[in-house]
Source information
A computed fold for a 74-nucleotide RNA from Candidatus Iainarchaeum sp., annotated as transfer RNA.
RNA sequence: GGGAAUGUAGUCUAGCCUGGUUAGGAUUGAUGCUUCGGGAGCAUCCGGCGGGAGUUCAAAUCUCCCCGUUCCCA
Numbered sequence: 001g002g003g004a005a006u007g008u009a010g011u012c013u014a015g016c017c018u019g020g021u022u023a024g025g026a027u028u029g030a031u032g033c034u035u036c037g038g039g040a041g042c043a044u045c046c047g048g049c050g051g052g053a054g055u056u057c058a059a060a061u062c063u064c065c066c067c068g069u070u071c072c073c074a
Base pairs, nucleotide, nucleotide: 001073002072003071004070005069006068007067010027011026012025013024020057029045030044031043032042033041050066051065052064053063054062
């Protein structure tokens, strides 16, 4: 330099192809219930679409650019 894949809570992950409910789940954390206490369990809460632009009534999803990571070729 060329090509491909990928990016969603602190961590892991579903949804993207085929646009449409308040972005779902697990875990961590906080609070509460339970217990003599702890653990386990249960309930509630906090927290997320890498950045920008475009298309559209509507974008995590489609298009383009940029950034990060990984792989292949040179």
Its mean pLDDT, the model's own confidence on a scale to 100, is 81. Its Rfam family is "tRNA". Rfam classes the family as a transfer RNA. It was read from a public genome assembly.